[in-house]
RNA sequence: UUGCAGGGUGCUUAGGGUUCCGUUGCUUGGGGUCAUAACUCUUGCAAGCAGGUCCGAGAAGCACCACUUCGGCGGCAAAUUCCGUUGAAGCACACGGCGGGCCAAAAUCCCGGGAGGC
Numbered sequence: 001u002u003g004c005a006g007g008g009u010g011c012u013u014a015g016g017g018u019u020c021c022g023u024u025g026c027u028u029g030g031g032g033u034c035a036u037a038a039c040u041c042u043u044g045c046a047a048g049c050a051g052g053u054c055c056g057a058g059a060a061g062c063a064c065c066a067c068u069u070c071g072g073c074g075g076c077a078a079a080u081u082c083c084g085u086u087g088a089a090g091c092a093c094a095c096g097g098c099g100g101g102c103c104a105a106a107a108u109c110c111c112g113g114g115a116g117g118c
Stems, first nucleotide, its partner, number of pairs: 007065006015055002020052002022049001023047004029042004067090009093113001095116001099111003
C1' cells in the first nucleotide's frame, strides 16, 4: 500500500414518532332531561400528550444457531485429511457527520463497521 474477514435470528431495552386506541381541550350538528342552565352521550377539530398498539440499535443486554481451535465416540475399505455426533474454550476491537430512504410518522431502523477520523 492492497485484499479478505469481523456472521445470522429471536426476545428485550435505550431511543422514536403518531396509523389505531386512549387522554386532554374545544366543538358545527344531533340525542338524553317537562323546560332552561349545567351535565352527559355522540359528531367533528386540535394537541405527542403519563400511556396501550406500532418501529427499534454494528459500536446496548440476554438466548439460540453458525463459524474457529483442541479432544472423545461412531460410520465407511480407510482417515491428522471426509461425514455425523458430543465436550471444552474462543467469537476481539469499534469515534463517526451531512444528506437521502421505508412505513402512518420519526428514530441510534436502512444507505452504513459508509464519507471522514484515530